[in-house]
Source information
The RNA shown here (SAM riboswitch aptamer (S box leader)) has 114 nucleotides and comes from Selenihalanaerobacter shriftii. The coordinates come from a structure-prediction model, not an experiment, and the mean pLDDT is 83. The RNAcentral record of the sequence draws on Rfam and Ribocentre.

RNA sequence: CUCUUAUUAAGAGUGGCUGAGGGACUGGCCCGAUGAAGCCCGGCAACCGGCAUUCGUUUAGAAUGCAAUGGUGCCAAAUCCUGCAACGAAAAAAUUUUCGUUGAGAGAUGAGAG
Numbered sequence: 001c002u003c004u005u006a007u008u009a010a011g012a013g014u015g016g017c018u019g020a021g022g023g024a025c026u027g028g029c030c031c032g033a034u035g036a037a038g039c040c041c042g043g044c045a046a047c048c049g050g051c052a053u054u055c056g057u058u059u060a061g062a063a064u065g066c067a068a069u070g071g072u073g074c075c076a077a078a079u080c081c082u083g084c085a086a087c088g089a090a091a092a093a094a095u096u097u098u099c100g101u102u103g104a105g106a107g108a109u110g111a112g113a114g
Base pairs, nucleotide, nucleotide: 001114002113003112004111005110006109007108008107013041015040016039017038021031022030023029025083027081028080042075043074044073047071048070050066051065052064053063054062055061079106084103085102086101087100088099089098090097091096092095
């Protein structure tokens, strides 16, 4: 970097250093000198791994629970909304606009494979 798969409306700071940007991208809308990003500290959270119990004749495995001294991850706003398609409703009038629902796409994170 590519592919597969799961999750993506919960949760997390009145701290220190520093000093102008940040929310992936588009269009919006926001956050920010009452301090952005980054680093440190602090915190949240059971995805993998670990442990316990149960099911499974055994194995493979499954369910439930425990732990944040294992490996990651995360800590404004739903992934902040949105993009593509279908359906429904309303308005204007014969293809437009707005709103809603569902699905897809894109992104993020974990696990596995190449």